[in-house]
RNA sequence: AGAGUUUGAUUCUGGCUCAGAACGAACGGUGGCGGCGUGGAUAAGACAUGCAAGUCGAACGGGACUUUAUUUGUAGCAAUACAGAUGAAGUUCAGUGGCGUAAGGGUGCGUAACACGUGGCAAUCUGCCCGGGGGCGCGGGAUAGCUUGGCGAAAGCCAAAUUAAUACCGCAUACGGCUAGGAGGGACAUCUCUCCGAUGCUAAAGACGGCGCAAGCUGUCACUCCCGGAUGAGCCCGCGGCCUAUCAGCUAGUUGGCGGGGUAACAGCCCACCAAGGCUAUGACGGGUAGCUGGUCUGAGAGGACGACCAGCCACACUGGAACUGAGACACGGUCCAGACACCUACGGGUGGCAGCAGUCGAGAAUUUUUCUCAAUGGGGGAAACCCUGAAGGAGCGACGCCGCGUGGAGGAUGAAGGUCUUCGGAUUGUAAACUCCUGUCAUUUGGGAACAAAACUUUCAUUUAACUGAUGAAAGCUUGAUAGUACUAGAAGAGGAAGAGACGGCUAACUCUGUGCCAGCAGCCGCGGUAAUACAGAGGUCUCAACCGUUGUUCGGAUUCAUUGGGCGUAAAGGGUGCGUAGGCGGUCGGGUAAGUCGGAUGUGAAAUCUCAGGGCUCAACCCUGAAACUGCAUUCGAUACUGCCUGGCUAGGGUACUGGAGAGGAGACUGGAAUUUACGGUGUAGCAGUGAAAUGCGUAGAUAUCGUAAGGAAGACCAGUGGCGAAGGCGAGUCUCUGGACAGUUACCGACGCUGAGGCACGAAGGCCAGGGGAGCAAACGGGAUUAGAUACCCCGGUAGUCCUGGCAGUAAACGGUGUACGUUUGGUGUAGGCGGAUUCGACCCCGCCUGUGCCGGAGCUAACGCGUUAAACGUACCGCCUGGGAAGUACGGUCGCAAGAUUAAAACUCAAAGAAAUUGACGGGGGCCCGCACAAGCGGUGGAGUAUGUGGCUUAAUUCGAUACUACGCGAAGAACCUUACCAGGGUUUGACAUGCACUGUGUCGGGGAUGAAAGUCCCCUAGCUGGUCGCAAGAUCAGCGCUUUGCACAGGUGCUGCAUGGCUGUCGUCAGCUCGUGUCGUGAGAUGUUGGGUUAAGUCCCGCAACGAGCGCAACCCCUGUGUCCUGUUGCCACCCCUUUAUUGGGAGCACUCUGGACAGACUGCCCUGUGAAACGGGGAGGAAGGUGGGGAUGACGUCAAGUCAGCAUGGCCCUUACACCCUGGGCUGCACACGUACUACAAUGCCCAGUACAAUAUGAGCCGAAGCCGCGAGGCAGAGGAAAUCUCAAAAACUGGGCCCAAUUCGGAUCGCAGGCUGCAACUCGCCUGCGUGAAGCCGGAAUCGCUAGUAAUGCCGUAUCAGCUACGACGGCGUGAAUACGUUCCCGGGCCUUGUACACACCGCCCGUCACAUCAUGGAAGUCACUUGCACCCGAAGUGCGCUCUGCGCCCUACGGUAUGAGUGGUAACUGGGAUGAAGUCGGAACAAGGUAGCCGUAGGGGAACCUGCGGCUG
Repeated sequence: AGAGUUUGAUUCUGGCUCAGAACGAACGGUGGCGGCGUGGAUAAGACAUGCAAGUCGAACGGGACUUUAUUUGUAGCAAUACAGAUGAAGUUCAGUGGCGUAAGGGUGCGUAACACGUGGCAAUCUGCCCGGGGGCGCGGGAUAGCUUGGCGAAAGCCAAAUUAAUACCGCAUACGGCUAGGAGGGACAUCUCUCCGAUGCUAAAGACGGCGCAAGCUGUCACUCCCGGAUGAGCCCGCGGCCUAUCAGCUAGUUGGCGGGGUAACAGCCCACCAAGGCUAUGACGGGUAGCUGGUCUGAGAGGACGACCAGCCACACUGGAACUGAGACACGGUCCAGACACCUACGGGUGGCAGCAGUCGAGAAUUUUUCUCAAUGGGGGAAACCCUGAAGGAGCGACGCCGCGUGGAGGAUGAAGGUCUUCGGAUUGUAAACUCCUGUCAUUUGGGAACAAAACUUUCAUUUAACUGAUGAAAGCUUGAUAGUACUAGAAGAGGAAGAGACGGCUAACUCUGUGCCAGCAGCCGCGGUAAUACAGAGGUCUCAACCGUUGUUCGGAUUCAUUGGGCGUAAAGGGUGCGUAGGCGGUCGGGUAAGUCGGAUGUGAAAUCUCAGGGCUCAACCCUGAAACUGCAUUCGAUACUGCCUGGCUAGGGUACUGGAGAGGAGACUGGAAUUUACGGUGUAGCAGUGAAAUGCGUAGAUAUCGUAAGGAAGACCAGUGGCGAAGGCGAGUCUCUGGACAGUUACCGACGCUGAGGCACGAAGGCCAGGGGAGCAAACGGGAUUAGAUACCCCGGUAGUCCUGGCAGUAAACGGUGUACGUUUGGUGUAGGCGGAUUCGACCCCGCCUGUGCCGGAGCUAACGCGUUAAACGUACCGCCUGGGAAGUACGGUCGCAAGAUUAAAACUCAAAGAAAUUGACGGGGGCCCGCACAAGCGGUGGAGUAUGUGGCUUAAUUCGAUACUACGCGAAGAACCUUACCAGGGUUUGACAUGCACUGUGUCGGGGAUGAAAGUCCCCUAGCUGGUCGCAAGAUCAGCGCUUUGCACAGGUGCUGCAUGGCUGUCGUCAGCUCGUGUCGUGAGAUGUUGGGUUAAGUCCCGCAACGAGCGCAACCCCUGUGUCCUGUUGCCACCCCUUUAUUGGGAGCACUCUGGACAGACUGCCCUGUGAAACGGGGAGGAAGGUGGGGAUGACGUCAAGUCAGCAUGGCCCUUACACCCUGGGCUGCACACGUACUACAAUGCCCAGUACAAUAUGAGCCGAAGCCGCGAGGCAGAGGAAAUCUCAAAAACUGGGCCCAAUUCGGAUCGCAGGCUGCAACUCGCCUGCGUGAAGCCGGAAUCGCUAGUAAUGCCGUAUCAGCUACGACGGCGUGAAUACGUUCCCGGGCCUUGUACACACCGCCCGUCACAUCAUGGAAGUCACUUGCACCCGAAGUGCGCUCUGCGCCCUACGGUAUGAGUGGUAACUGGGAUGAAGUCGGAACAAGGUAGCCGUAGGGGAACCUGCGGCUG
């Protein structure tokens, strides 16, 4: 310090989210030790039990007990024992009395307040304490206790008798104090200080010691009066600190006065009387919430949030009220009353108050021990010892927080094992472990063992003093430790006892495998998961922290996202519709005064703690101590006077007034005129008129429309007319008159800051709407009808009422817009226009030049996210007002105000989303525009769609009808050939290392082959047979080993046309042979991007030329390649045959020859090269010449960047998944050929340009050995017999249409050939399912094809035949090629389709097959209304009225005032709930439409009114977004 998230991408606006820090926390996982802190935040809920406030015998009397002394009695000889009395000492009990109990401790209910903080002030009190002064005399009567009696269950109470005091009372005394008054000084109004002072009033208590016989003296502690201090408290004032205006008015003791009362003290604090005040927009009153502060957390700061622990203040003590005592309370562990709750009870009555410390229950996510000690510190009492002290000091529990320490250190590679991954090579875990050598913190154990302790007390001494027991100091003695056998320390042993949590898609450090398969799940935001998930779950690894780690919650930060520091408002949210003007804010110039703001100095205060700095103490740190600084503040005082304020005096530049002048749809009223529409009447006149895309409704023969004349009536103002004028805005347009507002120019004169803005307020305010009265021609919501349409509550048409118009009122809104508040000032320009003035010129003007005011356009700097604005600012400044803070819910609900109503105005929340949005960019799209192309249309020719058949597909059927392709771009497609095979499908029969490959181990064997049984075959079973190569041994036979092959068994594996073309390679289709697609550098732009590639021409072409902030380049185009068309050269057999020779029936054969044709190689040729021309520079176009060919000659191959998750896992390859006696393999048979039907593609036809018969001519590409097959013969024919020749320019297969002649004569025929029957042929193991062909016979539909639709621009269409692949044969009428014959038409680009370029709009980007609106239906959620109902708070009136203060009285008591609780009646507010009901939000695929986005198919939107299932439609006015 930032980051993620809106988009295809960009910039901006804007919200959401994250990373940080913190916590009295909680939850999950884990958990070794210590130190210091901290721990009921919820139920101010209820509480068992124990403790938390007592102490003093040196204030007092008494009881009990102990000791001791004296004494008496009884027993005893006595010692002695027992009992009693008295005194002393001590302990103890209750009581009287004193002090304390008002502190300490707890909690945060209430409180928005002088409660708190801070500063100040005067009208006060203050026990104990300190200083000073004076005093302490004499008396008196009671009472508790105790005893007796009585009542009661108890708590307790009553009566009688008796007693003491430092209890109570009286008298005396009065230094003093209080009190009327007087004098003086000071001040600030009430006042204050000093002095004098009549009169009156006002105290007291002893106890314990010392000396003394005593009287008495004396000390200490008490007691009393006064003054002062200190401490504490009460009261008052200024300022400061929460939310809400959907709380705007509040107040009768209220505000003040006089007089009383009252208090410690001022005061309406209380009372009587008088006056009518007081507070409030600087927020009264009301409502909500809340203890306040020092401080804490966060933050760079300013701020924001909070107020645990610690400290100061306040409030409270079961709830409410009240007083008493006292120095102090209206009293946490006191009293009285009322209430709720709980307990005891003998039912009559009583008792209690943990928000003290522990502890219990409850509620809760959640918060500890019913511990030790008064050793220390502090408090109460006491003379003291001492007692009390849940204050406090300690310990315990809790990782709740902060801090510290440890869980070992060094070496150690075979880089072990195991795990994980793997490309199978390895990598990683990983020096990690093992192992070796060490160390000993913590924990464990055995020992030692603290500090915190000084006092007090006793004794002695010194000082003080007249003296002391007092005070101070010193010395000695004597003890005092809860924590604690703790800290600390020494020894011992042994690496031994001590690591986890979270994360790993991006933000954000850290990646792989497996499982899962939009499931399970994750998620802070964006988002992951639909079979290869770094995002789920597990594992390995890694990263980050570490005795902790995460999650949740909350606060601040990031957030400049409420902006003082430090934001905005043309289009993103945001300028009020406009003006006038009140309060307020701000304010020209020159002096003088003042010193309020402002600035400076000083003083006081700003508690301590905290924070910061320095130093120090615990081994360090946390923690603690000391000091400094700081506490940004407030107050007082002194000073300064520039600026602001205030007072005062001037000025004229702001503003205003007067005068002169012209311009203007400025406003109001009255009057007048013409054009047009409509209507009425009359004339002429006849069949239509009107209306539309086309129609119809409508009007018209009862005479319309048209036309002429006359009349009536209302509304509106053509031309002029202009980004012209006027007005604050809304708005204003015929003419004249009257009244009237403002602006502008010119000129001098006057006033002298009189100004600007403007919350509230007031006024004006289009259209529509409302009320009342008029008016009503045209137009026209609603409404009626006609069309359109699937429907048409619309658009279009015919009618038509409110309304539109006038007068008077209401309403108060608009896209009321320049989407731009008002005012003033400053800042380069150009060019129009309106008004006025001036200059120059002119006779006078115009033109021209200048100034002011207004109104436009273009542009500079500057600004802006960009678009754009730009002296009329959106620039630079100043002043004031209004407004904004994500989208939706919503400008809605509720409440208030206004309105006759419609409604207007003010104006939320729950809930929901992660966006909503602005500008610009690139595309795509448009029922937007421009230009251009294409058999795209048009012009033509021929087809398809109708028939029959073939073939493919869908569907149906089936055991199976295998699979795929399936808009154009599937459908005679994969398939260049399904009877078996193919074959993947089905049924059945079989096989299991397999039909096929490789390897290992093992068994057997030496190969071939033959035969049999069974069976549909496959298969299974059986039999016969024997001969590989090499080495060693052996004479040999042979044995053995190795290799090779086969075989058996087993293991690895084979196999899969099983799935995924959405995991892929490769290949292909399509846009499209369309002219496009990009890059480098430069330049422009914040950027996405643009430029280049656009423009002007031209082309088939991004082809070329010119221009140009571009200059170049690449992939495409073209060319280079092949075929074809012309020529030359070469070649000359198998081709050719002109000439020559021989020969033949022959133009037959042979020779000769290579001229020609041809074969197939090389070369030439065509390049707009030449001429003319086109507005002509170029490119290029048009025409012409020459030429075989002319403007890419014709055809082919060739397919840019990319698009369609296009097609193919079944051609092949291939990742992953799946099957493994089966999803593999073999076989037989069947199926792929199945048939109600639908579609595509073809063939054959429907006939005479034809058919049939006969005759007759001319090809090319190709093919041939399991092949082509001649001549010949047979057969009607398919074909057969036979076999010449041919591995081919040699042989073979071979033309038809055309042409010639004849027949047919318009007929379902001599057209057409389907179908069926019979008889044959061929291939093949086999033609039944299921082949092709032939002959004879049969002779169906069909007479040119609806809507619609296809191909083709020249050797093309059309038409005729031929060849080839596949192949035993064939469904071929298909596919791919070849040759023959051989047209018609194109005016042209309006329209349909597709495409290219430019431009425009866009709410689209999955890109129009897009996006998207509303009703309805269903589900869920929150919310408004609502008859009611419940709860809480509260007002007013009234009733009752405890305790208690005060007052009064006839005083054991009663009454009065006030009043808590309670009650009655009636309001207000808040919250909950509710039948029903309203809208809203969300939801995967529901229904109806299609409103918006493109001219969105009727431009959209705003206001208003009416209508309609719904989006919406229509009227009126407005806006351009």

A computed fold for a 1521-nucleotide RNA from a metagenome, annotated as small-subunit ribosomal RNA. Its Rfam family is "Bacterial small subunit ribosomal RNA". RNAcentral holds the sequence, with entries from SILVA. The prediction has a mean pLDDT of 83.